[in-house]
RNA sequence: GCACCCGUAGCCUAGCUUGGAUAGGGCACCACACUCCUAAUGUGGAGAUCCGGGGUUCGAAUCCCCGCGGGUGCG
Numbered sequence: 001g002c003a004c005c006c007g008u009a010g011c012c013u014a015g016c017u018u019g020g021a022u023a024g025g026g027c028a029c030c031a032c033a034c035u036c037c038u039a040a041u042g043u044g045g046a047g048a049u050c051c052g053g054g055g056u057u058c059g060a061a062u063c064c065c066c067g068c069g070g071g072u073g074c075g
Stems, first nucleotide, its partner, number of pairs: 001074007010027004020058001029045005051067005
């Protein structure tokens, strides 16, 4: 330098192929219940406009383009 893959809450992950309206789940976190206390368990709660920018569209996490970061392969 070229090709391919990946980027979604503090962490992990589904959704992307086939665009559809409040972005779902687990762990962790907070509160309450339970307990002598803690843990475990149960109930409830808060947290991501989806790596950045632009475009297409009535509508974009999803499609297109350019960048950034990470990984793999080739030279």